[in-house]
RNA sequence: UUCAGAGUAGAUCAUCAGCGUUAAGUGAUUAGGGAUGGGACGUUGCCCUAAUACGAAAAUAAUAAUAUUGCGGUUGGUGAUCGCGUUCACUGCU
Numbered sequence: 001u002u003c004a005g006a007g008u009a010g011a012u013c014a015u016c017a018g019c020g021u022u023a024a025g026u027g028a029u030u031a032g033g034g035a036u037g038g039g040a041c042g043u044u045g046c047c048c049u050a051a052u053a054c055g056a057a058a059a060u061a062a063u064a065a066u067a068u069u070g071c072g073g074u075u076g077g078u079g080a081u082c083g084c085g086u087u088c089a090c091u092g093c094u
Base pairs, nucleotide, nucleotide: 003092004091005090010082011081012080013079014078015077016076017075018074019072020071021070028052029051030050031049032048033047034046038088039087040086041085042084058069059068060067061066
């Protein structure tokens, strides 16, 4: 010098345990901020905050607390699969 590889934030599926169903959460829009392969920069990806608008599947047993089964484009753990744009570095080959 050449070629190849590894590695992120996250996403999907499965499973376990929760939360809500007296409606939070999820999703949408706007504004502000944050983190992000080993380093640097970075977003049409991800997260947080605020505001705005929209919005739902409950049923059964019981006097009730509660329990069970569902429902929610619901939260988290684990596993599998997928998985950085520029550039430098790392590993192997040349």
This is a predicted structure of a 94-nucleotide RNA (THF (Tetrahydrofolate) riboswitch aptamer) from a Clostridiaceae bacterium. Lineage of the source: Bacteria > Bacillati > Bacillota > Eubacteriales > Clostridiaceae. The model forms 94% of the base pairs in the Rfam consensus.